[in-house]
Molecule: c-di-GMP-I-GGC riboswitch aptamer
Organism: Limnochordia bacterium
């Protein structure tokens, strides 16, 4: 350094419910504990989620509302890759 044990300290926290933000996705805090050896860090590439708005349809005399379709500049680090940094230490 690789690696990652039915080892040891210790460390994280998922549905879910509460409480506040937000248009939504989601976040944050507090119970929770499915499960994680980087589930710590940074949205930088892809993937995925959402669409207030914004573009086109549709709709209507005619202009809304209302639907549909596209769309990230909003998200998501517990979807993969990338960078960064770190604790233990058996066997290889």
């Nucleotide at each position: 350094c690789c690696c990652g044990a039915u080892a040891a300290a210790g460390g994280c926290a998922g549905a879910c419910c509460c409480a506040a933000c937000g248009a939504a996705a989601g976040u944050u805090g507090g119970g929770g504990g499915c499960g994680c050896a980087a589930a710590a860090c940074c949205g930088c590439a892809g993937g995925c989620c959402u669409a207030c708005g914004g573009u086109c349809g549709u709709g209507u005399u005619u202009g809304u509302a209302g639907c549909g379709a596209c769309u990230a500049u909003g998200g998501u680090g517990g979807c993969u890759g990338g960078g960064u940094u770190a604790c233990c230490g058996a066997a290889g």